The part of an RNA shown here (small-subunit ribosomal RNA, 3' major domain) has 455 nucleotides and comes from Protea cynaroides.

Context: one part of a larger RNA
RNA sequence: UGACGAGCAUGUGGUUUAAUUCAAUGCAAAGCGAAGACCCAUGCUAGGGCUUGACAUGCUGUGAAUCCUCUUGAAAGAGAGUGGUGCCUUCAAAAUGUAGACACAGGUGGUGCAUGGCUGUCGUCAACUCGCACUAUAAGGUGUUGGGUUAAGUCCCACAACGAGUGCAACCCUCAUGUUUAGUUGUCAUCAUUGAGUUUGGAACCCUGAACAGACUGUCAGUGAUAAGCCAGAGGAAGGUGAGGAUGACAUCAAGUCAUCAUGCCCCUCAUGCCCUGCGUGACAUACAUGCUACAAUGGAUGGGACAAAGGGUCGCGAUCCCGCGAGGGUAAGCAAACUCCAAAACCCCAUCUUCUGUUCGGAUUACAGGCUGCAACUUGCCUGCAUGAAGCCAUAAUAGCUAGUAAUCACCUGUCAGCCAUAUGGUGGUGAAUUCGUUCCUGGGCCUUGUACA
Numbered sequence: 001u002g003a004c005g006a007g008c009a010u011g012u013g014g015u016u017u018a019a020u021u022c023a024a025u026g027c028a029a030a031g032c033g034a035a036g037a038c039c040c041a042u043g044c045u046a047g048g049g050c051u052u053g054a055c056a057u058g059c060u061g062u063g064a065a066u067c068c069u070c071u072u073g074a075a076a077g078a079g080a081g082u083g084g085u086g087c088c089u090u091c092a093a094a095a096u097g098u099a100g101a102c103a104c105a106g107g108u109g110g111u112g113c114a115u116g117g118c119u120g121u122c123g124u125c126a127a128c129u130c131g132c133a134c135u136a137u138a139a140g141g142u143g144u145u146g147g148g149u150u151a152a153g154u155c156c157c158a159c160a161a162c163g164a165g166u167g168c169a170a171c172c173c174u175c176a177u178g179u180u181u182a183g184u185u186g187u188c189a190u191c192a193u194u195g196a197g198u199u200u201g202g203a204a205c206c207c208u209g210a211a212c213a214g215a216c217u218g219u220c221a222g223u224g225a226u227a228a229g230c231c232a233g234a235g236g237a238a239g240g241u242g243a244g245g246a247u248g249a250c251a252u253c254a255a256g257u258c259a260u261c262a263u264g265c266c267c268c269u270c271a272u273g274c275c276c277u278g279c280g281u282g283a284c285a286u287a288c289a290u291g292c293u294a295c296a297a298u299g300g301a302u303g304g305g306a307c308a309a310a311g312g313g314u315c316g317c318g319a320u321c322c323c324g325c326g327a328g329g330g331u332a333a334g335c336a337a338a339c340u341c342c343a344a345a346a347c348c349c350c351a352u353c354u355u356c357u358g359u360u361c362g363g364a365u366u367a368c369a370g371g372c373u374g375c376a377a378c379u380u381g382c383c384u385g386c387a388u389g390a391a392g393c394c395a396u397a398a399u400a401g402c403u404a405g406u407a408a409u410c411a412c413c414u415g416u417c418a419g420c421c422a423u424a425u426g427g428u429g430g431u432g433a434a435u436u437c438g439u440u441c442c443u444g445g446g447c448c449u450u451g452u453a454c455a
Stems, first nucleotide, its partner, number of pairs: 001400002006293008014284002022033001045278006053104001057103002059100005067083001068081005106268002109266003115262002117257003120253001127166005133142003145158004172245004177213007187202003216239001219233001222230002282421001299354005304348002311342003316335002321330003361392001366387001368385005408431006
């Protein structure tokens, strides 16, 4: 400062169902696989179809390839028809359509307890080992222990040990300071202006890109064993690992994944394969998890004024102007972008309303009227307007996060994407605290010691 109580969103159990596809289940499943379920995706279900098959290789026959029209049908598909026969000719070869027989294709079927690969976890915890030697009947032990110290098996000293490796640290990236260098689309000045832009000049500043410098307990006092270090100070943009990230040792859990992919074995082969239409994954007495919005006055409402960073944009972002209360529509400049567009809110100031009330708090739910995307918005999209105005007055036991630009709070952006159920995820900046500097207790972990019911 939360969550647990309230309402809603999302996920899961359960129940229901023709089907509510599957996986994940203490920590380490549950806004998880899914960076986006109206169709597709799709794996489920009902119905309609196909059987060498939607896809691959091999064989044979045939047709230029191809294009167009009609009937039937929910579609897939099935049936019928007209015209046309290219490249000078022949042969061969290739591509492509179609027919046939068989080898085979195909399987999001099973087994993660047959596997590879990838991942979680303990844990960014400080550990885990080896060679030679010594020791013990042996398993083993020593080294790795002891005295100090550190974030650290970090370092120092001692020592039957002496060395070495994987980890730690450093090397990498971002941020914080300066110097040099480079100045366009950025910056400064000038001219001009409603504004965009344009003219001229500059490289001091800002900023951006690149290359260097800088921090190492280097220095001083104290302390310590004259050690490693610790503590305080100076200088400095930064001080003791400067802040953050990437980086995850040996092992553990037969942990997770055969539905990313790959793969052994087993299984299906007129179906457990393939195509299509509709439905379902969105059901709803209920339980759990993660979030959002609130319960108000440090607030709510109306008008006025300001300041970011990081991103994205051509099947795109879309200014301006006009229409509309609004979502939006029309018009259309600019921009493949340091140039243009998407594009800030909390905040501040002034003024007004509200004066403690379930209210001008709160916004669920519902009715009607519209807009947008898309073949299509009933099941099941998002947005707008008007009306409606639930619960909720700070939450029991138990419990979670966080030590500084942190918590809290405020908005912005990306991916996926026609649209969007995003209150999510991953980033970005604005405002900006309180408290501790300690280890008695709780939980987890490390080392030594004592011990052995487990192995």

Taxonomically the source falls in Protea (Eukaryota, Mesangiospermae, Proteales, Proteaceae). The coordinates come from a structure-prediction model, not an experiment, and the mean pLDDT is 80. Its Rfam family is "Bacterial small subunit ribosomal RNA".